[in-house]
Molecule: transfer RNA
Organism: Erysipelotrichaceae bacterium
RNA sequence: GCCGGCUUAACUCAGUUGGCAGAGUAGCGCACUCGUAACGCGCAAGUCGGAGGUUCGAAUCCUCUAGCCGGCA
Numbered sequence: 001g002c003c004g005g006c007u008u009a010a011c012u013c014a015g016u017u018g019g020c021a022g023a024g025u026a027g028c029g030c031a032c033u034c035g036u037a038a039c040g041c042g043c044a045a046g047u048c049g050g051a052g053g054u055u056c057g058a059a060u061c062c063u064c065u066a067g068c069c070g071g072c073a
Base pairs, nucleotide, nucleotide: 001072002071003070004069005068006067007066010025011024012023013022019056027043028042029041030040049065050064051063052062053061
């Protein structure tokens, strides 16, 4: 230099026909308990790596770009 993959909540990841952004874990609260943990219920947490474009509408499609991983040279 070329090719491919990944980037979404604090962490691990879903979400591919464009139409409300989700789960588990962690955190906080409540309930339970003599008490703690576990179990149960609830709450909060997001510029979907960044910028631009297409569209009534973009995490999703297109362009540019950053980081990480792999392959080739």